[in-house]
RNA sequence: UCUCGAUAAAGGCAAAGCUGAUGAAAAUCAGUGACGCAAAACUACAGGGGCUAAGGCGCAUUGCGCUACGCCAGCCAGUUACCGAA
Numbered sequence: 001u002c003u004c005g006a007u008a009a010a011g012g013c014a015a016a017g018c019u020g021a022u023g024a025a026a027a028u029c030a031g032u033g034a035c036g037c038a039a040a041a042c043u044a045c046a047g048g049g050g051c052u053a054a055g056g057c058g059c060a061u062u063g064c065g066c067u068a069c070g071c072c073a074g075c076c077a078g079u080u081a082c083c084g085a086a
Base pairs, nucleotide, nucleotide: 004084005083012037013036017032018031019030020029021028022027035074041079042078043077047076048075049072050071051070055067056066057065058064059063
C1' cells in the first nucleotide's frame, strides 16, 4: 500500500412506527424510536436501477395511459475515509 473485518478499543449513523412542518405525490426536515449498518459518509443530466406524476401530451371520461423539469446514496455502482486481531 492492497485485500480483509475481532465477541478488540474509541466513537458514529439510525429502518419501521408515532408527532409536527413542507410538498400534488414520491419524499424531505425536526423530535421520538432502534430494524439494522465497517462506509447506512459523499456523488442523482453527464453509470445502471427504482419511486412519484403536479404540469404537459394522448385517449375520451372525470377516469386511464405516457412523460421528470420532482425524488431515492439504507438497491447496485463510483469516490473518499476511522480502527487493526487473524
Predicted 3D model of an 86-nucleotide RNA (c-di-GMP-I riboswitch aptamer) from a Bacillota bacterium. The sequence was found by an Rfam model in a public genome assembly. The coordinates come from a structure-prediction model, not an experiment, and the mean pLDDT is 86. NCBI's taxonomy places the organism under Bacteria, Bacillati, Bacillota. Its Rfam family is "c-di-GMP-I riboswitch aptamer". Rfam's curators write: GEMM was predicted in a large-scale screen for bacterial structured RNA regulatory elements.